């Protein structure tokens, strides 16, 4: 020195956000491929050297350190940038919806005469009549009075010597108060009745007849204008959330170049 064999360092994945007094570990994400059991998110175990308890493999090679390039991917702040979503507010030349005016269009109407004028009646009010229609009386008819209506009054009663006479209940007629039908006429009330009359009024509207003209006229819609009304949609304004881009800060696996360290025992040659 060289080779063999054992193994006691070390490795046998890192990293973000969140959890934590803090460091890990299960869970979650990114990047890889680098054991295996048990524990564990209402957590499980440590004690700043930091997962705990257990088994295995690997083996002084590389671990590890330092340092430089690059870099997956995660947080943080920010932005007069580009979209998305909520909340609030604002009648804004929008949308919608009322009115007013116009009179381009479109309809409807017009020489079988248009809108303005004139004349005249109507529809309206008022009186006041005639018809209906109710309704009342009054007619005509039924029923209707133990007693307190009338007429007649049996039987009874009373005078009476008798002839007779006298009140008089029932009964029967009639009538009264009532009460029921009817219906040509006749009087009286009454109206939300009439293709009704008379008179006066009255005229904004609307219908109607007649003159005189000669070509419009209307305002439904759609259009313009003007003026109000709506927080439903749009648009504007503030705010809030997300997403995506810009800036910045933070953290960072993993690759890539260099450079520094590199135990121990035993045996052969």
């Nucleotide at each position: 020195c060289c080779g063999c064999a054992c193994c006691u360092a070390g490795c046998c994945g890192g990293g973000g956000a969140g959890u934590u007094a803090g460091c890990g570990g299960u869970g979650c994400c990114c990047u890889g491929u680098a054991c295996c059991u048990g524990c564990a998110a209402u957590c499980c175990g440590c004690u700043g050297c930091a997962g705990c308890a257990g088994g295995g493999g690997u083996g002084a090679u590389g671990a590890u350190c330092c340092g430089g390039c690059u870099g997956a991917g995660g947080g943080g702040c920010u932005u007069u940038c580009c979209g998305g979503g909520g909340c609030g507010g604002u009648g804004c030349a929008g949308c919608c919806u009322c009115g007013a005016a116009u009179a381009a269009g479109u309809g409807g109407u017009g020489u079988u005469g248009a809108a303005a004028c004139c004349c005249g009646g109507g529809u309206c009010c008022c009186a006041u009549g005639c018809a209906a229609c109710g309704u009342a009386a009054a007619c005509c008819g039924g029923c209707g009075a133990a007693c307190c209506g009338u007429g007649u009054c049996a039987g009874g009663u009373c005078a009476g010597g008798a002839a007779u006479g006298a009140a008089g209940c029932a009964g029967c007629a009639c009538u009264a108060a009532g009460u029921c039908g009817g219906a040509c006429c006749u009087u009286g009330c009454g109206u939300g009745u009439g293709u009704u009359g008379u008179g006066g009024g009255g005229g904004u509207g609307c219908c109607u007849g007649g003159g005189a003209c000669g070509a419009g006229c209307u305002a439904a819609c759609u259009g313009u204008u003007c003026g109000g009304g709506u927080a439903g949609c749009g648009g504007c304004c503030g705010u809030u959330u997300u997403g995506g881009g810009g800036g910045u800060u933070u953290c960072g696996a993993g690759g890539c170049c260099g450079g520094a360290u590199c135990g121990g025992u035993g045996c052969u040659g």
Molecule: Bacterial large signal recognition particle RNA
Organism: Lachnospiraceae bacterium